[in-house]
């Protein structure tokens, strides 16, 4: 330097045009003498800027950071 690939919640990851979900976690309520365990409820996200589009987490461009091959 040159190629690829990945960026979703406080972790882990699923969605690839049309209200963004699950586990853990975090608040709280049941359960119990008290914890755990089990349960109900709530809590919180699309890396960035820009184009296409009615409509972008999803396509394209440019950028940023991480990884991976080459040299």
């Nucleotide at each position: 330097c040159g190629g690829a690939g990945c960026g979703u919640a406080g972790u882990a990851u699923a969605g690839u045009g049309g209200u963004a979900g699950u586990a853990c976690g975090c608040g709280g309520g049941g359960u119990u003498c008290g914890g755990g365990a089990c349960u109900c409820c709530g809590u919180a996200g699309u890396c960035u800027g820009g184009g296409u589009u009615c409509g972008a987490u999803u396509c394209c461009c440019a950028g940023c950071g991480c990884u991976c091959c080459g040299a």

Notes: This is a predicted structure of a 71-nucleotide RNA (transfer RNA) from a Candidatus Wolfebacteria bacterium. The sequence was found in a public genome assembly. Taxonomically the source falls in Candidatus Wolfeibacteriota (Bacteria, Bacteria candidate phyla). Its mean pLDDT, the model's own confidence on a scale to 100, is 82.